[in-house]
RNA sequence: GAGCAGUUAGCUCAGCUGGUAGAGCGCACCCUUGACGUGGGUAAGGUCACAGGUUCGAUCCCUGUACUGCUCA
Numbered sequence: 001g002a003g004c005a006g007u008u009a010g011c012u013c014a015g016c017u018g019g020u021a022g023a024g025c026g027c028a029c030c031c032u033u034g035a036c037g038u039g040g041g042u043a044a045g046g047u048c049a050c051a052g053g054u055u056c057g058a059u060c061c062c063u064g065u066a067c068u069g070c071u072c073a
Base pairs, nucleotide, nucleotide: 001072002071003070004069005068006067007066010025011024012023013022019056028042029041030040031039049065050064051063052062053061
């Protein structure tokens, strides 16, 4: 330098052809316990990497940029 894949909650990851953004774990609180743990319940937490474009509408489509991984030179 070229190609491919990835970037979504604190962490690991879904999101099926464009139409309200989710799960598990974790955190906080409540119930349960003598206490801790386990179990149950509730709640919080997101500029969907960034910018631009298409569209009535974009995590999703197009372009560019950044970062990570792999391959080639």

Description: Predicted 3D model of a 73-nucleotide RNA (transfer RNA) from a Candidatus Dojkabacteria bacterium. The source organism's lineage runs through Bacteria, Bacteria candidate phyla and Candidatus Dojkabacteria. The sequence is in RNAcentral, with records from ENA. Its Rfam family is "tRNA".